The RNA shown here (Glycine riboswitch aptamer) has 112 nucleotides and comes from Frankia sp.
The source organism's lineage runs through Bacteria, Actinomycetota, Frankiales, Frankiaceae and Frankia.
Its mean pLDDT, the model's own confidence on a scale to 100, is 75.
The RNAcentral record of the sequence draws on Ribocentre.
[in-house]
C1' cells in the first nucleotide's frame, strides 16, 4: 500500500431555509458514546534537597607502647538505603477538548 473482518451512543426539542409532503441542510439547547487525533498517570528510571550507614577509600585527633599494630572519635569522597520535590514515563485505563450518536468513518486484527 491492497483485500477482508471490526463497536458504542438520540426516530430528542426549538428555530431558520428549501420542498406539496415524506424529508434534507444549518444554528442553538438537552441527553448520550469512545475505537481517528489529543489530555492525565503506575511500575520503573534520572536529577535535586534532607536524613541513616555497622561497607570501601582517604585525612585528622585521643589512648595502649616510640615504630609496626590494635582500640576509639571525627571530616571528606564513594557506595548502599529512606523520605520529600521535580523531569521522562504505556494501554482497549482515564478525561470527553476534538470527533461521533443512518450509511460512511473507524482503534485494532488477519492475509498478501
Nucleotide at each position: 500500500c491492497u483485500c477482508u473482518g471490526a463497536a458504542a451512543a438520540g426516530c430528542g426539542g426549538a428555530c431558520a431555509c428549501g420542498a406539496g409532503a415524506u424529508u434534507g441542510u444549518g444554528u442553538c439547547c438537552c441527553g448520550c458514546c469512545g475505537a481517528c487525533g489529543g489530555u492525565g498517570c503506575a511500575a520503573g528510571u534520572c536529577g535535586g534537597c534532607c536524613g541513616c550507614u555497622g561497607g570501601c577509600g582517604u585525612c585528622c585527633g585521643g589512648g595502649g607502647u616510640g615504630c609496626c599494630c590494635c582500640c576509639u572519635g571525627g571530616g571528606c569522597g564513594u557506595g548502599g538505603u529512606g523520605g520529600c520535590c521535580g523531569g521522562c514515563g504505556a494501554a482497549g485505563c482515564u478525561c470527553u477538548c476534538a470527533g461521533g450518536c443512518u450509511c460512511a468513518u473507524g482503534a485494532c486484527a488477519g492475509a498478501g